[in-house]
RNA sequence: UACCGAUAAAGGCAAACCUGUUGUAAAACAGGGACGCAAAACCAAGGGUCUUCUCAGGAAGAUAGCCGGUUACCGAA
Numbered sequence: 001u002a003c004c005g006a007u008a009a010a011g012g013c014a015a016a017c018c019u020g021u022u023g024u025a026a027a028a029c030a031g032g033g034a035c036g037c038a039a040a041a042c043c044a045a046g047g048g049u050c051u052u053c054u055c056a057g058g059a060a061g062a063u064a065g066c067c068g069g070u071u072a073c074c075g076a077a
Stems, first nucleotide, its partner, number of pairs: 004075002012037002017032006035065001041070003046067002048063006
């Protein structure tokens, strides 16, 4: 340096569900809550999925906790 990932150390994130708010919706945000996560950090340019509209060609949006891309903490085997 690259890979790899412990019942290591120090920290971190937070699914479902509940409450409130926003949105036509997918969904998002805040609080509670933990199923999990070694990138569950960042990116919607690529593929996928989802929603709405549609002149059925597509368009607009959502999702990074589906794949993917970029960067990064720690260091046993």